[in-house]
Context: one part of a larger RNA
RNA sequence: ACUAACUUAGGGAAGUCGACAAAUUAGCCCCGUUCCUUCGGUUGAAGGGGUCCCUGCGAUUGUAUUCGUAUGGAUGCGAUUACAGGGUUUAAUAACAAGGGGGAUCCGACUGUUUAACAAAAACUUAACAUCUCGCUAGCCAGCAAUGGUGCGUAUGGGAUGUGACGUCUGCCCAGUGCUAGUACUUCAAACUCUCGUCCAAGGGAGCUAAGAGCUAGUAAACGGCGGGAAUAACUAUAAUUCUCUUAAGGUAGCGAAAUGCCUUGUCGUUUAAUUGACGACCUGCAUGAAUGGCGUAACGAGAUCCCUAUUGUCCCAAGUUAGUGUCCC
Numbered sequence: 001a002c003u004a005a006c007u008u009a010g011g012g013a014a015g016u017c018g019a020c021a022a023a024u025u026a027g028c029c030c031c032g033u034u035c036c037u038u039c040g041g042u043u044g045a046a047g048g049g050g051u052c053c054c055u056g057c058g059a060u061u062g063u064a065u066u067c068g069u070a071u072g073g074a075u076g077c078g079a080u081u082a083c084a085g086g087g088u089u090u091a092a093u094a095a096c097a098a099g100g101g102g103g104a105u106c107c108g109a110c111u112g113u114u115u116a117a118c119a120a121a122a123a124c125u126u127a128a129c130a131u132c133u134c135g136c137u138a139g140c141c142a143g144c145a146a147u148g149g150u151g152c153g154u155a156u157g158g159g160a161u162g163u164g165a166c167g168u169c170u171g172c173c174c175a176g177u178g179c180u181a182g183u184a185c186u187u188c189a190a191a192c193u194c195u196c197g198u199c200c201a202a203g204g205g206a207g208c209u210a211a212g213a214g215c216u217a218g219u220a221a222a223c224g225g226c227g228g229g230a231a232u233a234a235c236u237a238u239a240a241u242u243c244u245c246u247u248a249a250g251g252u253a254g255c256g257a258a259a260u261g262c263c264u265u266g267u268c269g270u271u272u273a274a275u276u277g278a279c280g281a282c283c284u285g286c287a288u289g290a291a292u293g294g295c296g297u298a299a300c301g302a303g304a305u306c307c308c309u310a311u312u313g314u315c316c317c318a319a320g321u322u323a324g325u326g327u328c329c330c
Base pairs, nucleotide, nucleotide: 001325002324003323004322005321006320007319008318010316011315014314019311027051028050029049030048031047036041038165052087053086054085055084056083058081059080060079061078062077063076064075065074066073067072088092100309101308102307103306104305105304106303107301108300112124113123128163129162130161131160132159133158134157139150140149141148142147166296167295168294169293171226172225173224176223177222178219179218180217181216182215185214186213187212192207193206194205195204196203227245228244229243230242231241254288255285266282267281268280269279270278271277
């Protein structure tokens, strides 16, 4: 000096990206327990008291004996327990073991799963919702095939895809790209028919024609998309209103400086002595927005963020003890 463990007066997060680490709390019994809520929870909420030994006096009860009034009394030995008084220690769950707590916001409903060996999560899954597809000699999957799985199942089933409990909703666009259906008509290969080619042939032409394409429809919980410029109200400002260009349609309900906001430390309020933080609002949304789901949401979370309380060597500011390692010395 380091490693591991322990103790520190006063202060108590001033340390730090961040209370990381450490400390606090802790078992059992009793009292008590808010907001919110899907009425189940939240909950061990929070908070408070007790806990060992002795004695006294009760209660409940097991068992034995006894008492002529017996579902009762008395006595003995036990078990559990209420109350009171006293005693010891700094300390009575004295060791070990053993929750710190609370208030908010975001995300994900939850339990579960995952990058064996840098990521456990907001990612995956999930119940639930929706769409597509398949009538069984089905469809999908594995296999060259035989065959096998789904399944000795049968649409309340199987397969595929998306969203992701619950509550409340899920707006407009089919022009593009897909998909589905239709199609009197157009286009369209080889084969075939006819024909030209001196006879044959090569080759040329015409006709017929499947799927497909064209064409016509449908379809967005399919892939996706969801404007600009002017003017206008009796202060100003703003614009319910009007005009205009333009699109397939011009973003509805919600939410909104957000895990999304560039400008930006936006502005206002609360929190602080002081806050690029947090929370609540506003809306001027660079570039929110509805199953690529929108917005809420009790419970849950080794998730992310902020605050309060308790607690502490994190720090002010260091010191000491124990065991070991290294160095040095012998």